Predicted 3D model of a 330-nucleotide RNA (Bacterial RNase P class A) from a Burkholderiaceae bacterium. The coordinates come from a structure-prediction model, not an experiment, and the mean pLDDT is 76. Rfam family: Bacterial RNase P class A. The family's RNA type in Rfam is ribozyme. Rfam describes the family as follows. Ribonuclease P (RNase P) is a ubiquitous endoribonuclease, found in archaea, bacteria and eukarya as well as chloroplasts and mitochondria.
RNA sequence: GAAGCACGCCAGACCGCCGCCGGUGCAAGUCUCGAAAGAGCGCACUGGAGGAACGUCCGGACUGCACAGGACAGCGUAGCAGCUAACGGCUGCCCACCGCGAGGUGAGGAUCAGAGCAACAGAGACGAGUCGGGGCGGGGUAACCUGCACCGGGUGAAACGGGCAAUCUCUACGCGCAGCAACACCAAGUAGGCCAGUGUCGAUGUGGUUCCGCAGAGCUGGCGGGUAGGUGGCAUCGAGCCGCCCUGGCGACAGGCGGCCCAGAGUAAUGGCGGUCACACGGCGGGCAACCGCCGUGCACAGAAUCCGGCUUAUCGGCGGGCUUCACAC
Numbered sequence: 001g002a003a004g005c006a007c008g009c010c011a012g013a014c015c016g017c018c019g020c021c022g023g024u025g026c027a028a029g030u031c032u033c034g035a036a037a038g039a040g041c042g043c044a045c046u047g048g049a050g051g052a053a054c055g056u057c058c059g060g061a062c063u064g065c066a067c068a069g070g071a072c073a074g075c076g077u078a079g080c081a082g083c084u085a086a087c088g089g090c091u092g093c094c095c096a097c098c099g100c101g102a103g104g105u106g107a108g109g110a111u112c113a114g115a116g117c118a119a120c121a122g123a124g125a126c127g128a129g130u131c132g133g134g135g136c137g138g139g140g141u142a143a144c145c146u147g148c149a150c151c152g153g154g155u156g157a158a159a160c161g162g163g164c165a166a167u168c169u170c171u172a173c174g175c176g177c178a179g180c181a182a183c184a185c186c187a188a189g190u191a192g193g194c195c196a197g198u199g200u201c202g203a204u205g206u207g208g209u210u211c212c213g214c215a216g217a218g219c220u221g222g223c224g225g226g227u228a229g230g231u232g233g234c235a236u237c238g239a240g241c242c243g244c245c246c247u248g249g250c251g252a253c254a255g256g257c258g259g260c261c262c263a264g265a266g267u268a269a270u271g272g273c274g275g276u277c278a279c280a281c282g283g284c285g286g287g288c289a290a291c292c293g294c295c296g297u298g299c300a301c302a303g304a305a306u307c308c309g310g311c312u313u314a315u316c317g318g319c320g321g322g323c324u325u326c327a328c329a330c
Stems, first nucleotide, its partner, number of pairs: 001326005007320004012277007020048007029041001031040003050301001055311001057310005062179004074175005079093005094108001095106004109170002114168002116164002131152003135148005183232004193223006204215005238261001240260004245256004279298008
């Protein structure tokens, strides 16, 4: 210098104007919406997407229901050892395959328990049989038919000896079911239910001028459950985040120390416009060149929804250190 390998990191910056959703503090009413529960309205300060928030694939937290114990069924996992709250994740080592290598990939238990499967070629393919040859028998006058073991050639990945468990199966281990539309609380109206009182000895409703008609088996009050609606769950205290720190470990990781508090609705906020700069590409001009100036275009994948740990997939471009192979120079 050229090709690679495996990691870590960034995901445009700043300013102005107009907005959106939260939090905290102060302050307000005879306020607004609503039956209520509850929600909202002012000012100031302040927070507001990601490395994958995607997918919803795996594991947990949490919640409700179920549950004496055991087994079967079903589903899942599979080298060995470890990490972890847990895992199908991660780490280390072994083995197999790929690569010159740095490295990468692995669906890596069991085929003397049983079943199933194997294209083409080949006489024959998992079932029994059979091409050629001689041997030993049986039947037959013979041709020939037939039994047993052996040898040989060819085909093929594989020929009574093996393979496949990414076919069923066996073995070991794990798993109760459902999911925040879980679940808890507050709580109109309507229908239905229960209780009490009262009522055919006429309650109650209704039409007409203190009475007369008509209808008539309900009416009144309370309770409980629960729908719409509202609040919590739910986002300041945890499997939390950061550290270039210390200790142990090859490592995943664990412990310690210091610092920090970090989005959050329930039709769903995190935006729009303008400007300057940066970056990339293209064009033009200048310059020996490095480069400079101007113009144009572009600036990915994608957007939280109960939370967390993983995995998978998508992604313009850029940065950092490490390692490998080759070439050259010393």
Source information
It is recorded under the gene name rnpB. The model forms 94% of the base pairs in the Rfam consensus.